[in-house]
Context: one part of a larger RNA
């Protein structure tokens, strides 16, 4: 100097109190350990592995198992040689340009030998392939302390020197934020601020949006009209700028007017020097190090879906603030030509027909659900829950047996508020309710977004956890 201390001061954070909802008990989806198997591909392992990589495993993907082929090769590119070549046909075979057989023949210049264009065949060769090891050889990326306030450096000075000063001290601040004082002076990477969204206003622009006034209409439908919503661009605005206390005359802190907003308004993007030999050689790239008739490539079929059991992550419930049936009301955002698909028609539904209209502020997805209003149920394993299995079906797709979604009838388990212990959340949050998208042929209860309705409660920092500065001990580096 550092790191540590069940030393000390000082500060911070859903860190604890305070509240509210869960998790841990049940069924089920899902990962993951174990078992089991030919194989059940590989990775990730406190926090920071375990709805993780995977934004979607029936084939394919696919790397594994098991059987069948190749062997200069599944891709490319030179290049001797030779055929036109391509392409159709049969045999064998689960299938494989896996062996095998048969047929058939170009365009262009030139008089012509020839040559050119494109394509296959095919010894050798140059060069292949390995998702085959090693992330403890590595680049790139990414997690983590942590959006924590810190982490340096030049010159000065101070120390024999390792160092130290500045970065301490008195105040403040989200913040090494700023202000005062000091052998410091100054600067760099961070902080803030410049970007982006939302909150309010104004010009400017009205179509496919809008409708106040006037017509008109089943309907903003049409005429009209630019007032208003709304969209878009482009600027205003917030700055401790104004007042008043407090402060040390400063930094600033309380408060107040005004204001849409008020002291970072609220949200995102931005991740310092570094740690953890963290993570990834299976995204890619890359040294070594193995392999080359195989650890490479190819098919078909099987596996990643097993299943005594434990563990994480979710969803659905145990009801009456509910469940059931009828009526009705109000969104955001976002995706649509290999698409999305309206009236209509059949089906008790999934779903089929059929096909207007839409490259979409025009036309479809499109029904928002919770609400609000009626009308049943009356406390019970029930009209609650909806697991499980029959049976009959749709839809995608060469193909739904192993192993898909969804639909009808019929079945109707477990559950009756969950032990010990544990999570999450400070406001338009938590809880609660629906929509929409990405991967997609199908195939989310999972991710990622979008609005609806919308509480409680923080008195405080003595305890537990993590983090920061100063400062003290140390047989620690």
């Nucleotide at each position: 100097u550092g790191a540590c201390g069940g030393g000390g001061a000082c500060c911070c954070g859903c860190a604890c109190a305070a509240g509210c909802g869960g998790u841990g008990g049940a069924g089920c989806a899902u990962g993951u350990g174990g078992u089991u198997u030919a194989a059940u591909u590989c990775g990730a392992c406190g926090c920071a592995a375990c709805g993780c990589g995977a934004a979607g495993a029936a084939c394919c993907u696919u790397a594994c198992c098991u059987g069948g082929a190749c062997u200069a090769g599944a891709a490319u590119g030179c290049g001797c040689g030779g055929a036109a070549a391509a392409g159709g046909a049969g045999u064998u075979g689960u299938a494989a340009u896996g062996a095998c057989u048969c047929c058939c023949u170009g365009g262009g210049a030139g008089c012509a030998a020839u040559c050119c264009c494109a394509u296959c065949c095919a010894a050798a060769g140059c060069a292949a392939g390995a998702u085959g090891c090693u992330g403890c050889a590595u680049g790139g990326c990414u997690g983590u302390c942590g959006u924590c306030a810190g982490c340096u450096c030049g010159u000065g000075u101070c120390g024999u020197g390792a160092g130290a000063u500045g970065u301490u001290g008195g105040g403040u601040u989200a913040a090494g934020u700023c202000c005062c004082g000091c052998a410091a002076c100054g600067a760099g990477c961070g902080c803030a601020a410049c970007c982006c969204c939302u909150a309010u206003c104004a010009a400017c622009a009205g179509u496919u949006g809008c409708c106040a006034u006037c017509a008109u209409u089943a309907a903003g439908u049409u005429g009209g009209g630019a007032a208003c919503u709304c969209u878009g661009u482009u600027g205003a605005g917030a700055c401790u700028g104004c007042c008043g206390u407090u402060g040390a005359u400063a930094a600033a802190a309380c408060g107040g007017a005004g204001g849409a907003a008020g002291g970072u308004g609220g949200g995102g993007a931005u991740g310092a020097c570094g740690u953890c030999a963290a993570g990834u050689c299976a995204u890619c790239a890359u040294g070594g190090c193995u392999u080359u008739u195989a650890u490479g490539u190819u098919c078909a079929g099987g596996g990643c879906u097993a299943c005594a059991c434990a563990c994480g992550u979710g969803c659905u419930a145990c009801a009456a603030u509910g469940g059931a049936c009828g009526g009705u009301a109000c969104a955001a955002a976002c995706c649509g030509u290999u698409g999305c698909a309206a009236u209509c028609c059949u089906g008790c539904g999934a779903a089929g027909g059929g096909g207007a209209g839409c490259c979409a502020a025009u036309c479809g997805g499109a029904a928002a659900a919770a609400g609000c209003c009626g009308u049943u149920c009356u406390c019970a394993g029930u009209u609650c829950g909806g697991a499980u299995u029959g049976u009959a079906g749709u839809c995608u797709g060469c193909a739904a047996c192993u192993c898909g979604a969804c639909u009808a009838c019929a079945u109707g388990a477990a559950g009756u508020u969950g032990g010990a212990a544990u999570c999450g959340c400070u406001a338009g949050u938590a809880a609660u309710c629906g929509c929409g998208g990405a991967u997609c042929a199908g195939a989310a209860c999972g991710c990622c977004g979008c609005g609806g309705u919308g509480a409680a409660u923080a008195c405080g920092u003595u305890c537990c956890c993590g983090g920061g500065u100063c400062u003290u001990g140390u047989a620690c580096a």

The prediction has a mean pLDDT of 82. A computed fold for a 477-nucleotide part of an RNA from a metagenome, annotated as small-subunit ribosomal RNA, 3' major domain. The RNAcentral record of the full RNA draws on SILVA.